[in-house]
RNA sequence: GAACUGAAGAGUUUGAUCCUGGCUCAGAUUGAACGCUGGCGGCAUGCCUUACACAUGCAAGUCGAACGGUAACGCGGGGCAACCUGGCGACGAGUGGCGAACGGGUGAGUAAUACAUCGGAACGUGCCCAGUAGUGGGGGAUAGCCCGGCGAAAGCCGGAUUAAUACCGCAUACGACCUACGGGUGAAAGGGGGGGAUCGCAAGACCUCUCGCUAUUGGAGCGGCCGAUGUCAGAUUAGGUAGUUGGUGGGGUAAAGGCCUACCAAGCCUUCGAUCUGUAGCUGGUCUGAGAGGACGACCAGCCACACUGGGACUGAGACACGGCCCAGACUCCUACGGGAGGCAGCAGUGGGGAAUUUUGGACAAUGGGCGCAAGCCUGAUCCAGCCAUGCCGCGUGCGGGAAGAAGGCCUUCGGGUUGUAAACCGCUUUUGGCAGGAACGAAACGGUGCCGACAAAUACUCGGCGCUAAUGACGGUACCUGCAGAAUAAGCACCGGCUAACUACGUGCCAGCAGCCGCGGUAAUACGUAGGGUGCAAGCGUUAAUCGGAAUUACUGGGCGUAAAGCGUGCGCAGGCGGCUAUGCAAGACAGGUGUGAAAUCCCCGGGCUCAACCUGGGAACUGCAUUUGUGACUGCAUGGCUAGAGUUUGUCAGAGGGGGGUGGAAUUCCACGUGUAGCAGUGAAAUGCGUAGAGAUGUGGAGGAACACCGAUGGCGAAGGCAGCCCCCUGGGACCUGACUGACGCUCAUGCACGAAAGCGUGGGGAGCAAACAGGAUUAGAUACCCUGGUAGUCCACGCCCUAAACGAUGUCGACUAGUUGUCGGGGAUUCAAUCUUCGGUAACGCAGCUAACGCGUGAAGUCGACCGCCUGGGGAGUACGGUCGCAAGAUUAAAACUCAAAGGAAUUGACGGGGACCCGCACAAGCGGUGGAGUAUGUGGUUUAAUUCGUCGCAACGCGAAGAACCUUACCAGGCCUUGACAUGCCCUCUAUGGAAUUCAGAGACGGAUUCCUUCACUUCGGGUGGGAGGGACACAGGUGCUGCAUGGCUGUCGUCAGCUCGUGUCGUGAGAUGUUGGGUUAAGUCCCGCAACGAGCGCAACCCCUUUUAUCAGUUGCCAACAGGUAAUGCUGGGAACUCUGAUGAUACUGACGUUGAUAAGCCGGAGGAAGGCGGGGAUGACGUCAAGUCCUCAUGGCCCUUACGGCCUGGGCUACACACGUACUACAAUGGCGGUGACAAUGAGCAGCUACAUGGCAACAUGAUGCUAAUCUCAAAAAGCCAAUCUCAGUUCGGAUUGAGGUCUGCAACUCGACCUCAUGAAGCUGGAUUCGCUAGUAAUCGGAUAUCAGCAAUGAUCCGGUGAAUACGUUCCCGGGCC
Repeated sequence: GAACUGAAGAGUUUGAUCCUGGCUCAGAUUGAACGCUGGCGGCAUGCCUUACACAUGCAAGUCGAACGGUAACGCGGGGCAACCUGGCGACGAGUGGCGAACGGGUGAGUAAUACAUCGGAACGUGCCCAGUAGUGGGGGAUAGCCCGGCGAAAGCCGGAUUAAUACCGCAUACGACCUACGGGUGAAAGGGGGGGAUCGCAAGACCUCUCGCUAUUGGAGCGGCCGAUGUCAGAUUAGGUAGUUGGUGGGGUAAAGGCCUACCAAGCCUUCGAUCUGUAGCUGGUCUGAGAGGACGACCAGCCACACUGGGACUGAGACACGGCCCAGACUCCUACGGGAGGCAGCAGUGGGGAAUUUUGGACAAUGGGCGCAAGCCUGAUCCAGCCAUGCCGCGUGCGGGAAGAAGGCCUUCGGGUUGUAAACCGCUUUUGGCAGGAACGAAACGGUGCCGACAAAUACUCGGCGCUAAUGACGGUACCUGCAGAAUAAGCACCGGCUAACUACGUGCCAGCAGCCGCGGUAAUACGUAGGGUGCAAGCGUUAAUCGGAAUUACUGGGCGUAAAGCGUGCGCAGGCGGCUAUGCAAGACAGGUGUGAAAUCCCCGGGCUCAACCUGGGAACUGCAUUUGUGACUGCAUGGCUAGAGUUUGUCAGAGGGGGGUGGAAUUCCACGUGUAGCAGUGAAAUGCGUAGAGAUGUGGAGGAACACCGAUGGCGAAGGCAGCCCCCUGGGACCUGACUGACGCUCAUGCACGAAAGCGUGGGGAGCAAACAGGAUUAGAUACCCUGGUAGUCCACGCCCUAAACGAUGUCGACUAGUUGUCGGGGAUUCAAUCUUCGGUAACGCAGCUAACGCGUGAAGUCGACCGCCUGGGGAGUACGGUCGCAAGAUUAAAACUCAAAGGAAUUGACGGGGACCCGCACAAGCGGUGGAGUAUGUGGUUUAAUUCGUCGCAACGCGAAGAACCUUACCAGGCCUUGACAUGCCCUCUAUGGAAUUCAGAGACGGAUUCCUUCACUUCGGGUGGGAGGGACACAGGUGCUGCAUGGCUGUCGUCAGCUCGUGUCGUGAGAUGUUGGGUUAAGUCCCGCAACGAGCGCAACCCCUUUUAUCAGUUGCCAACAGGUAAUGCUGGGAACUCUGAUGAUACUGACGUUGAUAAGCCGGAGGAAGGCGGGGAUGACGUCAAGUCCUCAUGGCCCUUACGGCCUGGGCUACACACGUACUACAAUGGCGGUGACAAUGAGCAGCUACAUGGCAACAUGAUGCUAAUCUCAAAAAGCCAAUCUCAGUUCGGAUUGAGGUCUGCAACUCGACCUCAUGAAGCUGGAUUCGCUAGUAAUCGGAUAUCAGCAAUGAUCCGGUGAAUACGUUCCCGGGCC
C1' cells in the first nucleotide's frame, strides 16, 4: 500500500520402533439420480441416454407509395328492384421488389479445410454514410383474368388478351474496364406529395420536395484467402507421398495458389514423431487448488460444423441454403396402383431409450429483427406465466414467565437420575399462511398540435429542434401497503467403537446383520435390531455416481535409485545436451521503457438498486499473453583474433597371470605290455553294489594319451567389463612416473547404433586321461525320482560359426571440482653417503573427523558439498507372463500389457522366545553306587464299559492312596418311589391364642407324616386397658432356598517354573525411536554374594541375616522326673529320710566370626591347608517363595457379578447307588526265600493319646473277645509288647516249614441295622509267584536301605493310605563329553 490475505492432517503393515509404500477418511463442487421428509418467497437451471422415429398446431414474411387488377369484407354512387359500378377504405391469387444466407436448434463429423493469439496481401460487398456524374428515347413479350382439355390427387397442357421499378436494344460516358497506347467497350426506372404564374380540351407539361434507379470514388461494418505460434493419447503405428514437391504455358476464381490441365525436373514430409489408429467441436471461461497445476467445456458470449443419409448445382451482394431446388438411398404417409407427398438437432407436444430432465400456456406491452414513406403487419427471437426443493439466497414454524422439578417414558447402586422450563398453566406478538380493501414501476417514443429553423418561388409538402398533449401493459388486480381473527397453518433426516461431535438399557448369540478404512457379532455387543437419551445439519437430510484436493502418491515449484521399487553386464561413439582464460564486433536469447492488441460477460476492488442476501448494475483493476518499437551489453549465443591451467603429441625410465599365435617341460591320474607276488582290494557312519584265483590290489621297468600347471602366491599385479597363472620365442593393446619441447579447447556425456561379453547350450569337424548332468545299480528312509557309495554318456578340451544371459555385485553409471587425518601394501620420482626416515604422484586395503543416512553404515577411492550428461523407479500378486514386433538353427532372448485379486508387500534396527547354533556355570541332570517300578497276587485311584443311578471336580511334568484326617443308614450332592409348598432356615405385615417345651404309651403306614392318650413344666412388664415385649398357631404377599450354569466375569486361597537368582525403579547419559546403559566385563560365591574396573550414581523387591527345632556348655529352678555320697528298709524296686552332684525337664545366657597361623590370589574379594574346638567355613533341619508365567486349579470350603428354577433345578423320607467289571494305566503293600522261615529264651527307644476315654490286675475262652475290678483329667495311672538285633535249636533249596490270595465252616466286636457293603479271630483250603522286556523312579549321611512305634479322622472300618517318632545303618561321586531342567553372555 483500493483491486497481496495465503499452505493443518488422521486411520491402517509390527510384540513394540523408525522408515519406505500403497489403501482409506475428514473439504469443496455438480445440468445430477435414488431413499425418507416437506411451510413460504426471490433469483437461476432443467434429455448429459437414441444426430432415435415423429401425430397436431405454430416458428418468415411484407410492400397497392412498382404492376395488371378485384375473389372476400366495409363505405360511397347508379338503379323501382334484381343488380351494376375499383369510385374509396382496403385486398385473396398473380407479376415485380426486398427479406428469406439473420434470428432459433444441435454437437454427428472434424486432431486441422477447425479454434485461440498475433500478423499479412492478391479480394468481394445488398441495405448504410460521404462525394462526383447522370436518370434521354424506343421495342417485343408474359403470369394473372377468360375459354377449352387431361388427371383420383399433386398438378399439367393448349388457345386468346394484357401491365410494370419484369425483359431487350438505341443514344450518351465524368468516373470505370481493356489496350498493340492508335483506340475500343459498357448504364439507368420510375413512384409519391405539394404547387403561384405560363401552356394544354384533358391527361398533363413545368417548378419543387421526397423515395427510388444508373455509373463511379472513398468509408464503415461484414465476409473470403494466406502465414507464424499453440492445441489429447498410442512407437505392441517408422517410414509416408505420385498431383505427390517445384517450375513453365494454358484454364479457372471476387481473389493468391496443383485449385485444374499439358510438359519438364525428382522432389516433398518425417524420431523436434511423418503416416496410421483411437478419442474429441474449439475458446472466453467453469470446478478445484496457497500456488504451480489437474479435471471439465451445461446455462451466458465469440467462432466453426451440421440440418433424414450421401452427392450436386441454381438463384442471389451473400448459400452450395434447417422450415429452397435436382438426383440417389433408407424410412413413413396418401392412392382410383397410373402416380404423388414428407423431413421438429425451431417452440410446445408424442412414442421409444433411460437412474433421469417441464406446458400441445399468454403477449408482441417492452427489447430486437424483416418489409413498408408511414399507419402497420409478421416474429415459439424475445418478454412473461406454468411444472420440479434441481441449485443458490432469504424468512418462518413463536416470544416472555412458569418447579409440585407433575404424569408418562427410560435408566438405577432403589437413594435417585434423566427427558426438563420441556409440557400443563399465565401473559404477549402476528412475520408467514387465510380473508377483506387499496394499489404500482416497467411507457415514451411513433402520433397530434404550437413555435423556431432548413429546403423552396411558396405562409404547400418534407426534414430538424424545443414546448404542450391524446393513446398504448402479456405479466396482473401481480409486487407493495393497510385492516381483521387467531399460537393459530408449518420439522425432518442422518449419525453416536476409533478416525469424528455424540451412551445407556433390552433383544440376538460368528445367527440375523453392520462396514468408507481398521474391523464388530461365538450369552454381560457404547459397532447388529429396538427404545430412551445425545450430537450434527435443517426445508431439507442422507446415499450413490463424478471431478479436484489432501497425494511432495509423476515431485517445474517439489521426490528418488548401496540394503525399501529403481544404475543398462562393459566400452566406443554419430545426432542431441553441456562446455576453460581473454579481446573486439553483432544483438538471436535475456533485461528495461513505450505503443498496439488481449471482445463483452466472468473473477477481484470501490460504489449503486431490489427491506437484506442471492441477483442486477456503474466505474476501475486485472486478463500474468502475443506483436511491434527504442534502449542496454553484465551473462548465454554467433563471428573474428589471441592464450595455456582442460585434452593431446613427443624424448626418457618402469611394472605387469593384459591379448593373439607357435614351441616346449616335469609331477600326477588312467590305460597297455612284461616281471615279482598272493587273497583280498575298494568303499562307508555302518554296509552293499563293484574289481579279484581267467591272478586283482601292492611293487618294479617300459610305453601310450589327454587335461591341468603344486611350491612361489600375497585383502599382490594387469585388463573397460567378462576375465587372465609352468617355461621360452614372435606379433600387439593399454597404463604409471620424470624433464623439457610442441598443438592450442581439439573437451565431457551420450538416445538410436557398433563392438566385446563367465558358465551352460546349439551346429560342423576333431579329441577324449580325469571329472561328470542324464542313466543304471547298491545303501539310507515310512517313502528317497535326494544327500552317501560303485559305475557311467553328453559335456568339459581344440578349430570355425552361433547364442547374449548371470547374485554379469562394490547389489553403488561416467566425467570434473572442493572438503581433517592415521596405518599397511604395489609401481615410479625427489631429499639424504648407504640404511632408517621424510616428501611427492598413481593404484589397492583397514580405521576415522566434519557432513550425510530410516537405520545399518559411507566417509578425499563418498553414500559428504556441488556441476554436466545418460539410464531407471512409482503398492503386492497376476508377470518379466500373454498377444504383437525384432533377433535366433533351436533353446530362447529383447520389447512388454490387461482382466482379476489383496490391504498390505517391504527395508533397517529393538526386545523376548526358539535352534539337532557357539562360549561359560549350576542341579541326584548324567556318570559312579544302593534300593525299587515295569512281570505275580492283593489294596487303592483313574480311564473305559455297564447301569435307573454308578453324584461332581481334577488330565504332561504341576490329574490318577488327589478334594476324601474314615461312602453300611447318615454323610450324599446321584437314582426309583412316597410326601410338603411362605416352605428345614431369616426379616417384615394381618388375625387368633398365651405361652411353650420335654418325656412316655398306643394305632395305621416302608418311613416321612397323620390320629389318640398320659405325665412333668406352665411368660415378663404393667398406667390393670387382650397396652407393650417375648412365644406359638393360621393367612396373603414381599421373599426364603438351589453342591443349578459360567474359575474364559471375579475376590480369596493354592499349584508350578523355583528357594532358581533373578526382577525393577529414580536421576543422569546414549539413541529420531522402540530401547540401551546401570544389571555388561575380569575374578569370586550357594547367591545380582563380595571385590576391582566401567557414563553411570543411587535405591527397592528378592539372596543372606533376624524366628523355631537340634548339636556343646554355664547359671537358675528341682516335682510327678533323677539317686553319686550319707542313713533306714524290702523277696525285690528311689521304697523311705534326705540330696541338688549326674541324667532329665525348661527358662535365661554363652559359643563360630575366615577370628588367629601358613600357602595362593591384583597387596582385593576370596580359595586351600592344618591347629584349637562339642561343632569350621551357610554346622544339620524347618518356616520363609521376588517381578511374573501357565485365561493353570477351585462358583462343590467360603464370598461374589450376571444368567437360570420357584407345588421345583427348593424341602422331607424309605430303599438303592457312589463298592458294578471282557479291559487299560498310575500309586502302594506282600512276596518269590537261608543276610531267610518257624518255635523258644531274653535286651535297648522316641513321639504321642486318654473320661461317652485309656484301662492295670484277675478269671473264662485256642483266639478275636467277654466278665469282674483298679488307677489316671496324666513327667505320677494306662495304651505299652517295641521290632529288627543278640543267644542257642530246627528247616536244607523244594512251588518248600517259602508265599499267602481264594474258598468253606464256625465265631467275636461295633452299630437301629453288617444282604448288597465292615473289621477281627479260629480251623480247614493253599492260587499266582523262583527276582521281572523295552523302559523308568528315589537317594550324597545319621542320608538310602531296613525295623518297629504313635496320632488325626473315627460307633466300627475296608489304613497296605497320610502325618509324625525313634532303632540298626551303608555304598559311591573319575568327572561335566552326552540326556533332562535352569541361569548368564

This is a predicted structure of a 1385-nucleotide RNA (small-subunit ribosomal RNA) from a Pseudomonadota bacterium.
The organism belongs to Pseudomonadota, within Bacteria.
It matches the Rfam family "Bacterial small subunit ribosomal RNA".